Two RNAs folded together computationally: RNase P RNA and transfer RNA, 456 nucleotides in total.

[in-house]
RNA sequence: GGAGUAGGCGAAGUGGUUGCUCCCCCUUCCAAAAAGGAACGAGGAGAGGAAAGUCCGAACUCCGAAGGGCAGGGUGGUCGCUAACAGCGACUCCGAGCGAUCGGAGGAAAGUGCCACAGAAAACAAACCGCUUGGUGAUUUCGAUCGAAGAUCGGUCGCCUGAGUAAGGGUGAAAAGGUGAGGUAAGAGCUCACCGUUCUGGUGGCGACAUCAGAAGCACGGUAAACCCCACCCGGAGCAAGACCAAAUUGGCCCUUGUAGAGACGGCCCGUCUCAUGGGGCGGGUAGGUCGCAGGAAUCCUUGAGCAAUCAAGGGGGCAGAUAAAUAACCACUCCCGCCUUUCGGUGGGAACAGAAUUCGGCUUAUGUCCUGCUCCAGCC
RNA sequence: GGGCGAUUAACUCAGGGGCAGAGUGCUACCUUCACACGGUAGAAGUCAGAGGUUCAAAUCCUCUAUCGCCCACCA
Numbered sequence: 001g002g003a004g005u006a007g008g009c010g011a012a013g014u015g016g017u018u019g020c021u022c023c024c025c026c027u028u029c030c031a032a033a034a035a036g037g038a039a040c041g042a043g044g045a046g047a048g049g050a051a052a053g054u055c056c057g058a059a060c061u062c063c064g065a066a067g068g069g070c071a072g073g074g075u076g077g078u079c080g081c082u083a084a085c086a087g088c089g090a091c092u093c094c095g096a097g098c099g100a101u102c103g104g105a106g107g108a109a110a111g112u113g114c115c116a117c118a119g120a121a122a123a124c125a126a127a128c129c130g131c132u133u134g135g136u137g138a139u140u141u142c143g144a145u146c147g148a149a150g151a152u153c154g155g156u157c158g159c160c161u162g163a164g165u166a167a168g169g170g171u172g173a174a175a176a177g178g179u180g181a182g183g184u185a186a187g188a189g190c191u192c193a194c195c196g197u198u199c200u201g202g203u204g205g206c207g208a209c210a211u212c213a214g215a216a217g218c219a220c221g222g223u224a225a226a227c228c229c230c231a232c233c234c235g236g237a238g239c240a241a242g243a244c245c246a247a248a249u250u251g252g253c254c255c256u257u258g259u260a261g262a263g264a265c266g267g268c269c270c271g272u273c274u275c276a277u278g279g280g281g282c283g284g285g286u287a288g289g290u291c292g293c294a295g296g297a298a299u300c301c302u303u304g305a306g307c308a309a310u311c312a313a314g315g316g317g318g319c320a321g322a323u324a325a326a327u328a329a330c331c332a333c334u335c336c337c338g339c340c341u342u343u344c345g346g347u348g349g350g351a352a353c354a355g356a357a358u359u360c361g362g363c364u365u366a367u368g369u370c371c372u373g374c375u376c377c378a379g380c381c
Numbered sequence: 382g383g384g385c386g387a388u389u390a391a392c393u394c395a396g397g398g399g400c401a402g403a404g405u406g407c408u409a410c411c412u413u414c415a416c417a418c419g420g421u422a423g424a425a426g427u428c429a430g431a432g433g434u435u436c437a438a439a440u441c442c443u444c445u446a447u448c449g450c451c452c453a454c455c456a
Base pairs, nucleotide, nucleotide: 001377002376003375004374005373006372007371008370012334013333014332015331016330017329018328020046021045022044023043025041027039028038029037030036048353052364053363055362056361057360058359059358060238061237062236063235067270068269069268070267072234073233074232075231076230077091078090079089080088081087092105093104094103095102096101106229107228111227112226113223114222115221128169129168130165131164132163133162134160135159136158137157138156139155142154143153144152145151146150177195178194179193180192181191182190196218197216198215199214200213201212202211203210204209242291243290244289245288252282253281254280255279256278261275262274263273264272284455285454286453299316300315301314302313303312304311305310335350336349337348338347339346340345382452383451384450385449386448387447388446391405392404393403394402399436407423408422409421410420411419429445430444431443432442433441
């Protein structure tokens, strides 16, 4: 210098002028019993790392005391953290990469299903080519022997829907342990050595697992983001939840059904409650206010425990609350970056994604600048 | 703000792991003096996009994009 990999800070700062939203205070006005409302002024606060997607987990509220079973859904190495989680940390094994580093994770030896095409055969293996062997036929213009004719033995070429074989070929994503040696008619875990696999036992570890010793010739293909099995978890709906006040309208129509029944009940059953002053639909009216709603599993600093996630103790600040929706505009200085310039200085820019709407903890996605650690390669000293 | 659903040929829709299908429309030919109707043949697809699981994905899982639907209170 290049390529790569993992992570971090921050989303420029200060001051002034004008304007907007909210809180609090003073004064004046309305109202005057109180509460409240309006205006001027002083003070204070005012978007994010993702506020987003709504993918998970909760708080909170209602539904029916949310209680049992079935169905359904989710999670999945081990240990820990947490209110909880599909999150986070540490570790284990497997895989990718030269490496920093990254990705994956229960069970296929409970059962069922699927494995197209190709191929002989796709799961209680199989015999197409090939190899070997048996029987049989041809061949003396294949060889040897016997001396001729010819015969015998061997070779070569066929036939048998004969037998053996899983080494080799070919097909496929996948072909029933791998390499070497022995062995055999040819072969084969058939036998042996090493590696792998499975099982048993010892040792270490909380555990996943690691390691050592022995045994078994090896029996068991893949797929669970297929059904399923195992372990654990989950009732449903969501702040347009829900509570209160105010205003206005209809006070109507249709459907449902009578206790061994019907309905509330929102997956189903049990269970619970109700018995028409019920339930559902159509139609009608209002589009106002207050609370929920900002002290929270919150945040910052220090110390301690822990490898870490995190936890404990002490201390600090008082931290947006709008409702068609405020958080903005301009100026000056400082800071950072680029260009010109020896310097002084001049000039341009501070970009991107995006914007709170009940609130938190995560994940994911979008996105611009800067900085740091580590790895590999190349060059120079 | 919250909760659901859809995306496959020009249009409307099937297909739910093993070669992408139907109807309408389009093109060519036949038929007709000519057109319509009818008949025969054909073309047309990044299965919305990206990543993953699998030997294999329109189909299963995750993320993204676009479009559509529902919801308040009173008696």

Its mean pLDDT, the model's own confidence on a scale to 100, is 78.